[in-house]
The RNA shown here (SAM riboswitch aptamer (S box leader)) has 103 nucleotides and comes from Granulicella sp. Its Rfam family is "SAM riboswitch aptamer (S box leader)". Rfam links the family to the GO term regulation of gene expression. From the family's description: The SAM riboswitch is found upstream of a number of genes which code for proteins involved in methionine or cysteine biosynthesis in Gram-positive bacteria. The source organism's lineage runs through Bacteria, Pseudomonadati, Terriglobia, Terriglobales and Granulicella.
RNA sequence: AUUUCAUGCAGAGUGGUUGAGGGACGAGCCCUGUGACGCCACGACAACCGGACAGAACAGAGUACCGGUGUCAACUCUCUCCUGGCGACAGGGUACAUGAGAU
Numbered sequence: 001a002u003u004u005c006a007u008g009c010a011g012a013g014u015g016g017u018u019g020a021g022g023g024a025c026g027a028g029c030c031c032u033g034u035g036a037c038g039c040c041a042c043g044a045c046a047a048c049c050g051g052a053c054a055g056a057a058c059a060g061a062g063u064a065c066c067g068g069u070g071u072c073a074a075c076u077c078u079c080u081c082c083u084g085g086c087g088a089c090a091g092g093g094u095a096c097a098u099g100a101g102a103u
Stems, first nucleotide, its partner, number of pairs: 001103008013042005021031003026079003043072003048068004052063002076095001081092004
């Protein structure tokens, strides 16, 4: 880099540093000098993978203890394409993100 599968309506922030942008792209809407993004420290959430412990074996799955990731404004912030609907909206798809595998 390509690809496969799973998940994406829940949950969780303080301090330091820096100083103007950020929320992937486009549109909207929003966050932001009452300090954004980034970085660092500590903390938290979660439970994808390995381990441990427990359990089951018709079917289903637990703890969060150790390790590897991830995450901590807004449903992936919303919409874009298709279907249904007068509409609110619902379902699907695409894209994206994360994890685990394959090449």